[in-house]
Molecule: Bacterial RNase P class A
Organism: Anaerolineales bacterium
RNA sequence: AUGGCUGGCCGGGCGACCGCGUCUGGUCCCGCGCUUCGGCGAGGGAUCAGCCGAGGAAAGUCCGCGCUCCACAGGGUGCGGUGCCGGGUAACACCCGGCCGGGGAAGACCCGGGGACAGGGCCACAGAAAACGACCGCCGCUCGCGAAAGCGAGAGGUCAGGGUGAAACGGUGGUGUAAGAGACCACCGGCGGGGCCAGCAAUGGCUCCGGCCAGGCAACCCCCACCGGGAGCAAGGCCAAGCAGGAGCAACGUCCGCUCUGCGGGCAGGGGACGACCCGUCCCCUCCGAGCUCCGGGUAGGCUGCUCGAACCCGGCGGCAACGUCGGGCCGAGAUAGAUGGUCGCACAGGCGGCUGGGAGGGGACGAAGGAACCGGCCGGGUUCGCCCGGCACGUCCGUAAACCCGAACGGCCGUCGGACAGAACGCGGCUUACAGGUCGGCCUGCCUG
Numbered sequence: 001a002u003g004g005c006u007g008g009c010c011g012g013g014c015g016a017c018c019g020c021g022u023c024u025g026g027u028c029c030c031g032c033g034c035u036u037c038g039g040c041g042a043g044g045g046a047u048c049a050g051c052c053g054a055g056g057a058a059a060g061u062c063c064g065c066g067c068u069c070c071a072c073a074g075g076g077u078g079c080g081g082u083g084c085c086g087g088g089u090a091a092c093a094c095c096c097g098g099c100c101g102g103g104g105a106a107g108a109c110c111c112g113g114g115g116a117c118a119g120g121g122c123c124a125c126a127g128a129a130a131a132c133g134a135c136c137g138c139c140g141c142u143c144g145c146g147a148a149a150g151c152g153a154g155a156g157g158u159c160a161g162g163g164u165g166a167a168a169c170g171g172u173g174g175u176g177u178a179a180g181a182g183a184c185c186a187c188c189g190g191c192g193g194g195g196c197c198a199g200c201a202a203u204g205g206c207u208c209c210g211g212c213c214a215g216g217c218a219a220c221c222c223c224c225a226c227c228g229g230g231a232g233c234a235a236g237g238c239c240a241a242g243c244a245g246g247a248g249c250a251a252c253g254u255c256c257g258c259u260c261u262g263c264g265g266g267c268a269g270g271g272g273a274c275g276a277c278c279c280g281u282c283c284c285c286u287c288c289g290a291g292c293u294c295c296g297g298g299u300a301g302g303c304u305g306c307u308c309g310a311a312c313c314c315g316g317c318g319g320c321a322a323c324g325u326c327g328g329g330c331c332g333a334g335a336u337a338g339a340u341g342g343u344c345g346c347a348c349a350g351g352c353g354g355c356u357g358g359g360a361g362g363g364g365a366c367g368a369a370g371g372a373a374c375c376g377g378c379c380g381g382g383u384u385c386g387c388c389c390g391g392c393a394c395g396u397c398c399g400u401a402a403a404c405c406c407g408a409a410c411g412g413c414c415g416u417c418g419g420a421c422a423g424a425a426c427g428c429g430g431c432u433u434a435c436a437g438g439u440c441g442g443c444c445u446g447c448c449u450g
Stems, first nucleotide, its partner, number of pairs: 003444008013346006020053002023050008032041003055421001059432002062430005067232004079228005084098005099113005114223002119221002121217003135162002137158003141154005170188006189213001191210008236304004245295005253267006268286007312329007350417008361406003370398003375395002377392006
């Protein structure tokens, strides 16, 4: 930095027209309640105007909480989760700082984190063996053959060498041995234990001792420590049509007919509608009772929970930081089958294509010009015939440049395309996942270039 690492922020703007939702206000309409009959009150509908109207992830629903209801003496088992240390927080599987290990360039930075000598289980393929393993090889012994070298067979020893694998039972050197081996020794590495020092701690440094060495997986069971009641806004609360249930209230009759548990009709009585009232007309009922009144639970439906909150913005202070605290400011969606949208125009970013400017750099340059006499060559001269002296840019070497050609970064004009991922549904803190493009910082320097 035009190489890399990392952290924030934005993620569409403006205008016109049409459209949607909550709230507030105006006008009109509808029915209800009260009324001193003038009106008043709460509600619904239509319409007009105004304010406001999705996200960084609203997503996945993976963790942790608030809130609500239910359950709950105490203890244990079981089940689920978490897991280096310290801190932050309402809490967390989150965040900050540190420690250790791995990656990266001994970088910025990134990834991971209890226990594998408590026990069980597993470790594909390959390989003899995947944790106690003899395939090849090496070694001596016995037997057979052979003059010998050696070959074959048998029972053994050996993990030093080969080979397999992601991983093979410490490394180097020596002693030792038939051959070998921590079998033994020195140093190194690792493990365990003790002591001292630094640190709150994880851990690190120094030192002594030990047996000689101990593979991996705990996101398989398991062990240790700590934590954890269950269900969820369709939680929960309030109001409440209709139907069904319970209680109460008057008519507590009579006559006739028929196919006789009943139905129909007349009169009488009760209730209701019309109506100011009477008459009247119509409808229903008279004991398995219509209708009316009341009651409890409660369906449809409505209201609430509902958005002022561990909130957001700015500043001071404390802290390395996460964060805390103080002061000031500010109100920013609450829909319920689910509103927050569509069309057109303009401009800026951006992608692609064409034309054009620009010129880093490359070719031209296997070197025009120019320079060089060391070497080869050529020419002239000399010579003791070995060579020497002088000259020539032919070979050779050095080396500057132009026309011309190609051409990166970075621009200009025109044409065309022209946002991505995705959308609240009680709220909040995280994590994870998706995301076109734009923008602002911070940090690193092994190679390369300057």